[in-house]
RNA sequence: GGCAGGGUAGCUCAGCCGGUAGAGCGCUAGACUCAUAAUCUAGAGGCCGUGGGUUCGAAACCCACCCCCGCCA
Numbered sequence: 001g002g003c004a005g006g007g008u009a010g011c012u013c014a015g016c017c018g019g020u021a022g023a024g025c026g027c028u029a030g031a032c033u034c035a036u037a038a039u040c041u042a043g044a045g046g047c048c049g050u051g052g053g054u055u056c057g058a059a060a061c062c063c064a065c066c067c068c069c070g071c072c073a
Base pairs, nucleotide, nucleotide: 001072002071003070005068006067007066010025011024012023013022019056027043028042029041030040031039049065050064051063052062053061
């Protein structure tokens, strides 16, 4: 340099042919317990790598750039 995959919650990952974002773990509170763990219940937490474009509407489609991993040279 070329090709392909990926970047979404603190972590690991979902998110269908565009319709307004979720799970598990973790965290906080409560229940249970003599107490802790386990278990159960509730809650907080993200504008989706960055900047543009298309659209009534974009995590998703288009363009440029940044970062990670792989293959080729």
Molecule: transfer RNA
Organism: Candidatus Altiarchaeota archaeon